RNAcentral holds the sequence, with entries from ENA. A computed fold for a 77-nucleotide RNA from an Oscillospiraceae bacterium, annotated as transfer RNA. It matches the Rfam family "tRNA". The family's RNA type in Rfam is transfer RNA.

[in-house]
């Protein structure tokens, strides 16, 4: 330098034939239970879906640039 894949909650991820209020598990806060803690049960908070632009009535999803990560290939006096 070229090609491919990935980026969604604090963490691990699902969701990509465009359309429902954007979800799960773990973690966190509170409550119940308990002598207390843990476990268990319940409730809740937490997201500009990497960034910018485009297409569309409508974009996490499609297209392009950029940034970051991973893999492979190439080059290297």
């Nucleotide at each position: 330098g070229c090609g491919c894949c990935c980026g969604u909650a604090g963490c691990u991820c699902a969701g990509u034939u465009g359309g429902a209020u954007a979800g799960a598990g773990c973690g966190c806060a509170c409550g119940c239970c308990u002598c207390c803690u843990a476990a268990g049960c319940g409730u809740g908070a937490g997201g500009u879906c990497a960034c910018c632009g485009g297409u569309u009535c409508a974009a996490a999803u499609c297209c392009g640039u950029u940034c970051g990560g991973g893999c492979g290939c190439g080059c290297c006096a």